[in-house]
RNA sequence: CCGUGCUAGGUGGGGAAUUAGCGGUGCCCUGUACUCGCAAUCCGCUAUAGCGAGACUGAGUACCUACUUGAGGUGAGUCGACUUUAAGGUCUGCCUUAAGGGAGUGGUGUUGACGUUUAGGUCCUGCGCAACAGGAACCCAUGAAGUCUGUCAGGUCCGGAAGGAAGCAGCAGUAAGUGGUCUUUCUUGUGUGCCGUGGGAGUGCCUAGACCGAGCCAUGAACUUAAGUAACGCUUAGGGACUUCGCAUCGAUUGUAGGUGCACGG
Numbered sequence: 001c002c003g004u005g006c007u008a009g010g011u012g013g014g015g016a017a018u019u020a021g022c023g024g025u026g027c028c029c030u031g032u033a034c035u036c037g038c039a040a041u042c043c044g045c046u047a048u049a050g051c052g053a054g055a056c057u058g059a060g061u062a063c064c065u066a067c068u069u070g071a072g073g074u075g076a077g078u079c080g081a082c083u084u085u086a087a088g089g090u091c092u093g094c095c096u097u098a099a100g101g102g103a104g105u106g107g108u109g110u111u112g113a114c115g116u117u118u119a120g121g122u123c124c125u126g127c128g129c130a131a132c133a134g135g136a137a138c139c140c141a142u143g144a145a146g147u148c149u150g151u152c153a154g155g156u157c158c159g160g161a162a163g164g165a166a167g168c169a170g171c172a173g174u175a176a177g178u179g180g181u182c183u184u185u186c187u188u189g190u191g192u193g194c195c196g197u198g199g200g201a202g203u204g205c206c207u208a209g210a211c212c213g214a215g216c217c218a219u220g221a222a223c224u225u226a227a228g229u230a231a232c233g234c235u236u237a238g239g240g241a242c243u244u245c246g247c248a249u250c251g252a253u254u255g256u257a258g259g260u261g262c263a264c265g266g
Base pairs, nucleotide, nucleotide: 001266002265003264004263005262006261009057010056011055012030013029014028015027020046021045022044023043024042034054035053036052037051038050062260063259064258065257066256067255072250073249074248075247077245080242082240083239084238085237086236087235088234093232095228096227097226098225099224100223104219105218106217107216108215115211116210117209118208119207120206121205122204123200124199125198126197127196128195129193130192131190132189133188134187135186136185137184139180140179141178142177148173149172150171151170156165157164158163
């Protein structure tokens, strides 16, 4: 140096969590790197730290060590905003109410605002008057056959006659009654009227006059003050996850270097 056969070793690793601790199953990262059984209400071990059984590879592109690289994870903190919970109205905006304030707008006003004042009306009531309704009188018409009046045809009675008497019908008029009516008179009454004349009430409205001389009425902003309200913003405290910054920690993988057993034969 070569060949053969063994053995050590290897046949993934890591993070968080769990655990007294270690490893595994499960979750996550990397990426390909045997099989079966056990196992999160856990399974099996004890710092030599999975247990049990089997298979492959085998002293090397493998294994061990050192350095390097740094996928990814974790911890506490920091920057920035996000989300959620609780409290706060004597931090604080929004919002509500009240008060102050009085910009602006509209109407009206020197054909006189606001204000003051005088006299009236409207309101209540007495009396008078009128109206309305009714009644009566008056007027007109009608109206007693019998029981009104007058005149009484005809006719009747008395009388010798002259004449007289009673008196039906009719006519005229009238009584009681009936009907009507422009008017006139008297009378009764009223939720009629305001016509007249008194008394009362009186704040409000209306009318007229006098004085004064520029606003008055309605709506109402900005702003200020006070009270209230925890939905939102704000303040305070806590939680969650994200980003930024480095720190710490674990760390797969990559690369470099070094190291690496036994036996037999040639």
Model confidence (mean pLDDT): 77 of 100. The RNA shown here (Bacterial large signal recognition particle RNA) has 266 nucleotides and comes from a Bacillota bacterium. The gene name in the source record is ffs. Taxonomically the source falls in Bacillota (Bacteria, Bacillati). The same sequence occurs in records of 2 taxa. Rfam family: Bacterial large signal recognition particle RNA. Rfam describes the family as follows. The signal recognition particle (SRP) is a universally conserved ribonucleoprotein involved in the co-translational targeting of proteins to membranes. It is annotated as a non-coding RNA gene. Gene Ontology terms of the family: signal recognition particle, plasma membrane targeting and SRP-dependent cotranslational protein targeting to membrane, signal sequence recognition. The RNAcentral record of the sequence draws on ENA and MGnify.